[in-house]
RNAcentral holds the full RNA, with entries from ENA. The part of an RNA shown here (large-subunit ribosomal RNA, domain IV) has 354 nucleotides and comes from Candidatus Microgenomates bacterium CPR3. Rfam family: Bacterial large subunit ribosomal RNA. Its family is annotated with ribosome and structural constituent of ribosome in the Gene Ontology. The prediction has a mean pLDDT of 82.
Context: one part of a larger RNA
Order: sequence, then C1' cells, then structure tokens
RNA sequence: CCUUCCUUAAGGAACUCGGCAAAUUAGCUAGGCGUAACUUAGGGAGAUGCCUAACCUGUUUUUUGGUACUUGUAUCAAAAAAUGGGUCGCAGAUAAAGAUUAUGAGGUGACUGUUUAACAAAAACACAGGUCUGUGCGAAGGCGUAAGCCUACGUAUACGGGCUGAGGCCUGCCCAGUGCCAGAAGGUUAACUGAGAGAGUGACCCCGACUUGUUCGGGAUAGCUUUUGAUUGAAGCCCUGGUGAACGGCAGCAGUAACUAUAACUGUUCUAUGGUAGCGAAAUUCCUUGUCGGGUAAGUUCCGACCUGCACGAAAGGCGUAACAAUCUCAUAACUGUCUUGAGGGAGGGCUCG
Repeated sequence: CCUUCCUUAAGGAACUCGGCAAAUUAGCUAGGCGUAACUUAGGGAGAUGCCUAACCUGUUUUUUGGUACUUGUAUCAAAAAAUGGGUCGCAGAUAAAGAUUAUGAGGUGACUGUUUAACAAAAACACAGGUCUGUGCGAAGGCGUAAGCCUACGUAUACGGGCUGAGGCCUGCCCAGUGCCAGAAGGUUAACUGAGAGAGUGACCCCGACUUGUUCGGGAUAGCUUUUGAUUGAAGCCCUGGUGAACGGCAGCAGUAACUAUAACUGUUCUAUGGUAGCGAAAUUCCUUGUCGGGUAAGUUCCGACCUGCACGAAAGGCGUAACAAUCUCAUAACUGUCUUGAGGGAGGGCUCG
C1' cells in the first nucleotide's frame, strides 16, 4: 500500500449525479390494546403507534381424565384463562440465535408473471378484458415437391389474423387520396378464333423481245410462306356506392366592444374535414432556470396552477384511478465515518529485511 472486519469525541447528508455504501429498525406465528387518508369496500394494514413479560406462592373459573357412590355431587390429577401477595437485580424478549427502517407526494405500467444465458429486469413483452376482420368444415391459416400433417379427433360461446391492454368516465369531425367490401349499365382489356387486306414465291400457263434457247423480261391461278387484323372475349381498371377500434388527416389572413388589453362577433382564401371532450413547460416545451404560488436561509430538480401546445389528443387510445413494483423523481423522521477529518485496532496479502 491492497482486501476484509470492528470501534470512534462533537456534528449528523454539510458527502455525492443520487443517502451509493454503512448504520438504524428487528421477536424464524410472543401476548394484549389500537390503527389515518383513500378505496374497486376486498383492502390500505404487520399502517403509523402504545403496553406487558423473570422467580416464589395463593385464590377463582372452565375443560379433560381417574375414583366413590345417593347419577350429579364429592374428591384427586393435569391443562388453560383471569386475578392477588411476596423475592432479587442498574436492567426479567436480561445470554446466544433470529430479525423487511418508517412516512408523505408525483410520473409510468392495472395486477401475479416474462425478457437481452455472460454489461440493460424496465415505463419493454405478456396478460385477463375490449374491438375489428377472415373462416360453414375436405374451414380459414400454416408446414411440405408430394403423400400427408398441425389447426382438431375441435365446429362460429370455435379457430386464425390485426390493433388496444384490468375495472371507471369516454372514444369527436373527415370517405377527397390509398386500402378493403359491395355493385353491375356503359368504356377499356388477354389468350383463343382468323373475316378481309398487303407482301414474297409460284411448275404448268399468259404477254413481250430477240441471238429461237435448258434464252431474257414482265404478269399470274391454286398452293405454300409471311405481315396486318375485323369479330368473339372474363376478372381487373375506369365507373357507382359503402367503410376509420382500415392506412391516414383534422388550415391561414385581416378587422371589430365607450381607458387600455382582449375578441363572444364579422369578412376573406383554401380544403375531404379544419382538433371536439379531456389533458397541457408534460417520459412530449425549442425559446426556458417561461410566469405565479408552495417547500428551503438559499431549489436548473420537485409539487400546485396558468396556457403563448416550436411539435398533446381520443383503442400507434384520451383522462382519472384503490391495490401492486429489486421501477423512476422529490421530500420528511430516525439513523449513521457518506462527510467536516481524520484516528485506533483485528485478520489475510503485497513490500522490505532475514
């Protein structure tokens, strides 16, 4: 010096990002009394808190068992409870062992549960509940090339998928875009079919030319090849409606009241519609340590308000909420070597010497 443990005057969180660590509390079901706000009436609750306890010796009551008989009394024993008297000590849960500090306020998530085996346990995941949607059974969906299998030896009070996430109060407006569902009059539209037209070739054949040839040039039927293509033609798309607990979206400018300020009111532009209830400097607020109030001697955090919401908002749910949490934030009491500010000691290492 390191690890680990113990003690410490006075103070008691002044330490620190933060009471981290340590200390306090403590009864592996002691007994008695008593216990707030709030609440989903179950809880909260072991809330918080107060008291008793050793040993000796009586009395009363109750219960159980034994004995005796007059069968409901007597007596004996044990146990429990209640209530007296006395003894000792500074101290009676006297040691050891054992042994959740308590409280207030707020955020989040209802809860028990699950998770990054080996840096994250959480506000993340799940959850019961809610809702939308698909599926009539050889189900939808999934695995597999297939056979086949799961779903399910189930059958819409079932199964699959999406979102939300107990319960309470609620869940506004927009269907123009995208998606989905329904519709079928019209338009468009594939393969298929191949009317018609064009082009090439085309023996025999026709016309022309001459050098009369197995000649040259032109034309051309059938056929063949090829190009185009009338017609027929479903879903889809266009179209017509619906649908938001489907993907999503939910404005701006200007003026106006008898102080000022503000604007219930008015005008205007654009849009499918212009954000309703509730909440709001918030796990969301940049400016910002916003402003006011509370707590402190002093508070960028915290709590209560305000609303100017850069950029909350209603199942990517909104707002409140008892209980719960190794959750996050703030505060109080108690407690302490966290600190003022160090010191002493035990054990084991290191180091030095041997």